[in-house]
Context: one part of a larger RNA
RNA sequence: UUGUGUCUAAAGGGUCUGUAGCCCGCGAGAUUAUUCUCUUGAGAAAUCUGCCCGCUUAACUGUCAGGCUUCCAGGAGAUACCGUCUCGCUCGAUGCCAGAGAGGUGAGAGGUACUUCAGGGGUAGGGGUGAAAUCUCGUAAUCCUUGAAGGACCACCAGUGUCGACGGCGUCUCACCAGAACGGACGUGACGGCAAGGGACGAUAGCUAGCGGCACGACCCGGAUUAGAUACCCGGGUAGUCCUAGCCGUAUCGAUACUCGCUAGGUGUCGGCCACGGUGCUACUGUGUCGAUGCCGUAGGGAAUCUGUGAAGCGAGCCACCUGGGAAGUACGGCUGCAAGGCUGAAACUU
Numbered sequence: 001u002u003g004u005g006u007c008u009a010a011a012g013g014g015u016c017u018g019u020a021g022c023c024c025g026c027g028a029g030a031u032u033a034u035u036c037u038c039u040u041g042a043g044a045a046a047u048c049u050g051c052c053c054g055c056u057u058a059a060c061u062g063u064c065a066g067g068c069u070u071c072c073a074g075g076a077g078a079u080a081c082c083g084u085c086u087c088g089c090u091c092g093a094u095g096c097c098a099g100a101g102a103g104g105u106g107a108g109a110g111g112u113a114c115u116u117c118a119g120g121g122g123u124a125g126g127g128g129u130g131a132a133a134u135c136u137c138g139u140a141a142u143c144c145u146u147g148a149a150g151g152a153c154c155a156c157c158a159g160u161g162u163c164g165a166c167g168g169c170g171u172c173u174c175a176c177c178a179g180a181a182c183g184g185a186c187g188u189g190a191c192g193g194c195a196a197g198g199g200a201c202g203a204u205a206g207c208u209a210g211c212g213g214c215a216c217g218a219c220c221c222g223g224a225u226u227a228g229a230u231a232c233c234c235g236g237g238u239a240g241u242c243c244u245a246g247c248c249g250u251a252u253c254g255a256u257a258c259u260c261g262c263u264a265g266g267u268g269u270c271g272g273c274c275a276c277g278g279u280g281c282u283a284c285u286g287u288g289u290c291g292a293u294g295c296c297g298u299a300g301g302g303a304a305u306c307u308g309u310g311a312a313g314c315g316a317g318c319c320a321c322c323u324g325g326g327a328a329g330u331a332c333g334g335c336u337g338c339a340a341g342g343c344u345g346a347a348a349c350u351u
Stems, first nucleotide, its partner, number of pairs: 003323001005321002008304001012319001014201004021194003025089007035078007048066003052062001054060001092191001093188003096184002103177007110154002114150008125136002163168001206247005215241002220236004258317005265296008274288006300307002324351003333344004
């Protein structure tokens, strides 16, 4: 609980799509369902208001008159809004062309490093640390060199740079797929916005089955440190990290939902020959402009930090969410999952 709010105090759903629903550009006509005006009926009594009357008074009661009664029905009228129907328009939306980009999927190719193995050289240490030790090495290590195999990763370029709805994405090539910006004498002609439920996607970890296993490395085993050391440091090392097919559905931060309009500027970067210039011909550059991404900042806002045309300013639409702390994101129930769990989600009590 018709209130006030949601960057940081409680509170924006992880993201997108879309059903019901709510909301919706400009012009004209029709209708009058809705809406509005007038009128008629109906609108119980009690209650309420006023004069009077009756109880000794009052409360109370009674007669009369008035008022109230959201609403409902009939008739007449109005047509701005809203609804419906019809015709049209182009500013919203979308289609088409063009093309920047670590956007996605699949396949192929490559690069250094690392580890192991094999050959050659070579001899006593190597490794590690604050210092050490565990460890490794005479079955020849470390080191130098030649070759092979393997799996993971992708230095420099690299940039508060790009792209993507979020998660995220970085060697090269090809194929396929997807979307944004700029620009357009083009096409359609409101086809739009949000979105309860629903659906899809969603890092890591984890699970199932199979492959793979260089390196790293939860658990674990040693060595140290220490009063102790179930740690930090060191030597090993299983699951896992990788791949294929499925599951899980959490974190998800700009701590700021999405869409639209309006409201000073300055300065970087990225994209667009989009316009006008200069070198000049698609390479560079200046100014302007549109979109994106940063920084500073006016008015305004804000408890303040701060924010400030990508608002946390001024408005509109729609959804989600909050209502002292703890108990508790727990219990119970339901749905879901192989499980781990997830989603929904209290109360007693306490303060």
Record summary: A computed fold for a 351-nucleotide part of an RNA from an uncultured bacterium, annotated as small-subunit ribosomal RNA, central domain. The prediction has a mean pLDDT of 85.